[in-house]
Predicted 3D model of a 138-nucleotide RNA (FMN riboswitch aptamer (RFN element)) from Viridibacillus arenosi FSL R5-213. The coordinates come from a structure-prediction model, not an experiment, and the mean pLDDT is 77. The source organism's lineage runs through Bacteria, Bacillati, Bacilli, Caryophanales and Viridibacillus arenosi. RNAcentral holds the sequence, with entries from Rfam and Ribocentre.
């Protein structure tokens, strides 16, 4: 450190301020959020290697997508399984980034109820999947 098997805990954020209206955190100005896995050599940072400097894509650590892939929440189904469901462009750095920087966009499940990413509600629930502890086996 792989691989099997159990167990444990942990696993989602969000309308301030105003407008019209009888009534709207739901229209309209403005405000604000972004689950989990993956993405060759992203990006920062140390340590060791040298007589010694300087420095890699070699090692250690930390980082890197709401709108590239892929799941996950929804309904149906005993279950395999099915079914529904969204969104990104220019420039710049680079070898290498739709992931960093800059700018401008966009998008967001039911059910309820003045038409809802944001309220109430299934849900004190599901959960992709993270750590972790017991055995086991090569």
């Nucleotide at each position: 450190g792989u691989u099997c098997a159990u167990c444990u805990u942990c696993g989602g954020g969000g309308c301030a301020g105003g407008g019209u209206g009888a009534a709207a955190u739901u229209c309209c100005c403005g405000a604000u959020c972004g689950g989990c896995g993956g993405u060759a050599u992203u990006a920062g940072a140390g340590a060791a290697c040298u007589a010694a400097g300087c420095a890699a894509u070699a090692c250690u650590c930390u980082u890197g997508a709401g709108c590239c892939c892929g799941c996950g929440a929804g309904c149906c189904g005993c279950a395999a399984g099915g079914c529904a469901g969204g969104a990104u462009u220019u420039g710049g750095u680079u070898a290498a980034a739709u992931u960093c920087c800059a700018a401008a966009g966009c998008c967001g499940a039911c059910a309820g109820u003045a038409u809802a990413g944001u309220c109430u509600g299934g849900a004190u629930g599901g959960g992709a999947g993270a750590a972790g502890g017991u055995g086991a086996a090569g």
Description
Of the family's consensus pairs, 97% are formed in the model.